Context: one part of a larger RNA
Molecule: large-subunit ribosomal RNA, domain III
Organism: bacterium
RNA sequence: GAGUAGCGAGAGAUAAGUGAGAAUCUUAUCCGCCGAAAGUCUAAGGGUUCCUGGGGAAGGUUCGUCCUCCCAGGGUUAGUCGGCCCUAAGCCGAGGCCGAAAGGCGUAGGCGAUGGCGAGCAGGUUAAUAUUCCUGCACCACCUGCACAACGUUAUUACCAAUGGAGUGACGCGGGAGGGUAGGUCAGCACGCUGAUGGACGCGCGUGUUUAAGCCCGUAGGGCGAGGGUGUGUCAAAUGCAUGCCUUCAUACAGCCUGAAAGGCGACGAGGACUCUUUUCUUCGGAAAAGGGGAACUGAUUGAUCCCAUGCCGCCGGGAAAAACUUCUAGGGAGAUGUGCGGGUGACCGUACCGCAAACCGACACAGGUAGACGGGGAGAGAAUCCCAAGGCGAGC
Numbered sequence: 001g002a003g004u005a006g007c008g009a010g011a012g013a014u015a016a017g018u019g020a021g022a023a024u025c026u027u028a029u030c031c032g033c034c035g036a037a038a039g040u041c042u043a044a045g046g047g048u049u050c051c052u053g054g055g056g057a058a059g060g061u062u063c064g065u066c067c068u069c070c071c072a073g074g075g076u077u078a079g080u081c082g083g084c085c086c087u088a089a090g091c092c093g094a095g096g097c098c099g100a101a102a103g104g105c106g107u108a109g110g111c112g113a114u115g116g117c118g119a120g121c122a123g124g125u126u127a128a129u130a131u132u133c134c135u136g137c138a139c140c141a142c143c144u145g146c147a148c149a150a151c152g153u154u155a156u157u158a159c160c161a162a163u164g165g166a167g168u169g170a171c172g173c174g175g176g177a178g179g180g181u182a183g184g185u186c187a188g189c190a191c192g193c194u195g196a197u198g199g200a201c202g203c204g205c206g207u208g209u210u211u212a213a214g215c216c217c218g219u220a221g222g223g224c225g226a227g228g229g230u231g232u233g234u235c236a237a238a239u240g241c242a243u244g245c246c247u248u249c250a251u252a253c254a255g256c257c258u259g260a261a262a263g264g265c266g267a268c269g270a271g272g273a274c275u276c277u278u279u280u281c282u283u284c285g286g287a288a289a290a291g292g293g294g295a296a297c298u299g300a301u302u303g304a305u306c307c308c309a310u311g312c313c314g315c316c317g318g319g320a321a322a323a324a325c326u327u328c329u330a331g332g333g334a335g336a337u338g339u340g341c342g343g344g345u346g347a348c349c350g351u352a353c354c355g356c357a358a359a360c361c362g363a364c365a366c367a368g369g370u371a372g373a374c375g376g377g378g379a380g381a382g383a384a385u386c387c388c389a390a391g392g393c394g395a396g397c
Base pairs, nucleotide, nucleotide: 012030013029014028015027016026017025031394032393033392034391039374040373041372045354046353049352050074051073052072053071054070055069059067060066079139080138081350082349083348085116086115090111091110092109096105097104098103120137121136122135123134124133140346141345142344143343144342145341146340147339148338149337151335159332160331164328165327166326167325172315173314174313175312178308179307180306183302184301185300186299187298188209189208190207191206192205193204210270211269214265215264216263221258222257223256224255225249226248227247228246229245230244231243232242233241234240271297274293275292276291277290278289279288280287281286316319360369361368376388377387378386379385
């Protein structure tokens, strides 16, 4: 320079409390803002920032009794969620090839999700975790006991079964129609209320009307011709698979495969407005916590971007792989398989919290950036826009 620029989009007011100290902390009552978000879940990233008690030097663009700051203590519970299994791009790479050296490429093989596979739902609970704890009801894999059923014990038609052969997994883009469900709305029903100022027992007002996985059932819809004989191929074999020829049956509201949803059980359970008792606080209006009881819980209508559906129809640019799974033999093989009822085991890693943000990326508590899911009501074609709900905020002078 200069007590100058600036104090980073935005609505706060009043009262009470705490305290040495209050515009800024806490509580209450009004007012205001967002509401395809400024709400909720979650990936990446961060790494204790989470919760409780205490503190106020510094950080906080003012203040501060407050904090995402400092100190101390506490907090993350899984057979089923995710990883772990399988492979893609890509990467590594025994031998190998190439190269003054360093090293480059690459076979077998391996790693690698953003994909495949894949058995858990509802309620309750903590100051802080929950599909993980608790309660109730389930399911999967393996080991094992008993009972029953049909079999086998002649190196074989009991049974198991590849690292091998097959099937399947298995896929594009566009399009509309249908059947449902979630959700919404209204009525009915249950409970509560009856008005500070003229009226309001009435077609009044307020709140609630919720329930899963799993098991049973197999519907709307979608797809497919079914056997027999004899050849060929499948690096060995095959009864498997693909296919040539011959032949039998069928052309159906058949049969088989697939398949939402509804319905039943689950549930004599849970939840539930409301209400009772006790305790604490109280501004005397009430509030909070713990415990107990507990109503109605039904129908109509609308209706998805979700499910049936990797379906159907159309088109050309003709649209991953591997494992799981099924089957076949090779092989193993003397007891094994199936069903029912029991018992047991299920390791390891992640799990707090933020996550359109003051906790991530931007040197900052920065008007920027950040993948996915849910996304209610009135008006509306709409996820636009305006106003509201649940929920969250009033932006640190």